[in-house]
Context: one part of a larger RNA
């Protein structure tokens, strides 16, 4: 010097991104126990005190005397706690070997499909699943316990629903144009040309689909400038214009979202780009891509606090492996 484990005056987070790591608490047996609360919890709350031995006596539960140690849950083993804030309700599940989470699930909630040979899945098919189920059921998508809600927009996509009208495909197909050629006319070149074959156009017929008319947003999605106005200033309940399919309601808001931003106030600290509370100027929140709270619950995230400690001021010594030297 490395590991591991143990002790440490005096302080006690001054350490550091951060109390990482250690300390601490720790078991039983009485007392005592708050906010909130979904009235179940929250709670081993917090907190405070007892624990050994002998000896009488007992109603066997203790009770009264008395002894010993530094130390009586005499070792070991066995919660540190509290306050506030985020995100998720919860128990659960994952990145086998860097990610345990707020991600995924999840009861509940919605929508939508599915009358049964279902409808969806898997298979070329048979066939199976679904299901030995029957719409209080299956499938398929969002949401994500509760709790109070979920607000305008169907213009454009998406679906459903329509069948007047334009468009439209294979196919049919009046009719018409070339090729050939029977025969015909010319001295020839050449030209006319029937019937069949053939190849070409092609009026008109032709279905779903598209334009077309309506529904539908817990379907994908979307939710507005500019000016002017009140007897102080300011500000604008108020007017006016132009644009939309409609112009963002409720609630919440420098937020896991605010860029200027260390925003302003206010607490907290002697001193806070972090945290709580406002306020609203939302560059760029917002209602099932959920909105807003929310008891409990979390090896989750963020901030304070009491214990408590080698985390540090600032090091020391020990015990045991290791390295090294040296044999």
């Nucleotide at each position: 010097c490395c590991g591991u484990g143990g002790u440490u005056a005096a302080g006690g987070a001054a350490c550091u991104c951060g109390g990482c790591a250690a300390a601490u608490u720790g078991g039983c047996c009485u007392c005592g126990u708050a906010a909130c609360u979904u009235c179940g919890g929250g709670a081993u709350a917090a907190g405070a005190g007892g624990c050994g031995c002998c000896u009488a006596c007992u109603u066997c539960g203790g009770u009264a005397g008395g002894c010993c140690g530094c130390a009586g849950a005499g070792a070991a083993a066995u919660g540190g706690c509290c306050c506030a804030a985020g995100c998720g309700a919860c128990u659960g599940u994952u990145u086998a070997a860097c990610a345990a989470a707020a991600a995924c699930a999840c009861a509940g909630c919605a929508c939508a499909a599915u009358g049964c040979a279902a409808a969806g899945u898997c298979g070329u098919a048979a066939g199976a699943c679904g299901c030995a189920g029957u719409a209080u059921a299956u499938u398929g998508u969002g949401u994500g316990a509760c709790a109070c809600c979920u607000g305008c927009c169907c213009g454009g996509u998406g679906c459903c629903g329509g069948a007047a009208g334009g468009u439209u495909a294979a196919g049919g197909a009046a009719g018409g144009g070339g090729g050939u050629c029977c025969g015909g006319a010319g001295c020839a070149a050449u030209c006319c040309a029937a019937a069949g074959c053939u190849u070409c156009c092609g009026a008109c017929c032709g279905a779903a689909g598209c334009c077309c008319c309506g529904g539908u947003a817990a379907a994908c999605g979307g939710c507005g400038g500019c000016c002017g106005u009140a007897a102080c200033u300011a500000u604008a309940a108020c007017g006016g214009u132009c644009c939309u399919a409609a112009g963002g309601u409720a609630g919440c808001g420098a937020a896991a979202u605010u860029c200027c931003u260390u925003g302003u106030c206010g607490g907290g600290u002697a001193a806070g780009u972090u945290c709580c509370g406002a306020c609203c100027u939302g560059c760029a929140c917002g209602a099932a891509u959920g909105g807003u709270g929310u008891a409990a619950c979390g090896a989750u995230u963020u901030g304070g606090g009491c214990a408590c400690u080698g985390u540090c001021u600032c090091g020391a010594c020990c015990a045991c492996g290791g390295g090294c030297u040296c044999g």